A computed fold for a 73-nucleotide RNA from a Chloroflexota bacterium, annotated as transfer RNA.
The source organism's lineage runs through Bacteria, Bacillati and Chloroflexota.
It matches the Rfam family "tRNA". From the family's description: Transfer RNA (tRNA) molecules are approximately 80 nucleotides in length. The family's RNA type in Rfam is transfer RNA.
RNA sequence: GACCCCGUAGCUCAGUGGAUAGAGCGGCACUCUUCGAAAGUGCAGGUCGAGGGAUCGUUCCCCUCCGGGGUCG
Numbered sequence: 001g002a003c004c005c006c007g008u009a010g011c012u013c014a015g016u017g018g019a020u021a022g023a024g025c026g027g028c029a030c031u032c033u034u035c036g037a038a039a040g041u042g043c044a045g046g047u048c049g050a051g052g053g054a055u056c057g058u059u060c061c062c063c064u065c066c067g068g069g070g071u072c073g
Stems, first nucleotide, its partner, number of pairs: 001072007010025004018056001027043005049065005
């Protein structure tokens, strides 16, 4: 330098056009317990990497850029 993949909650990841964006773990509160742990219930936490475009409508499609990884030279 060329090409490919990835970027979504604190962490690991799903969701790949249709309108409240999810799970597990973690956090907080409550229940339970003599106290903890475990278990159960609930809650909070997201500009879906940034900007632009196409579309009635985008996390999802197109372009540019940023960051990470890989293959080739």
The prediction has a mean pLDDT of 81.